[in-house]
RNA sequence: AGGGGCGUAGCUCAAUUGGUAGAGCACUCGUCUCCAAAACGAGCGGUUGAGUGUUCGAUUCACUCCGCCCCUG
Numbered sequence: 001a002g003g004g005g006c007g008u009a010g011c012u013c014a015a016u017u018g019g020u021a022g023a024g025c026a027c028u029c030g031u032c033u034c035c036a037a038a039a040c041g042a043g044c045g046g047u048u049g050a051g052u053g054u055u056c057g058a059u060u061c062a063c064u065c066c067g068c069c070c071c072u073g
Stems, first nucleotide, its partner, number of pairs: 001072007010025004019056001027043005049065005
């Protein structure tokens, strides 16, 4: 330099012919217990990497940029 993949909650990951962004763990509170752990119940948590465009509507489609990984030279 060229090609491909990935970026979503604190962490690991879902969400497809575009239609209200979810789960587990973690965290907080409660029940239980002499106390704690475990278990169970509830709660908290997001400008979906940044920007622009297309659309009634974008995590999803197009373009530019940023970061990481792989391949070719």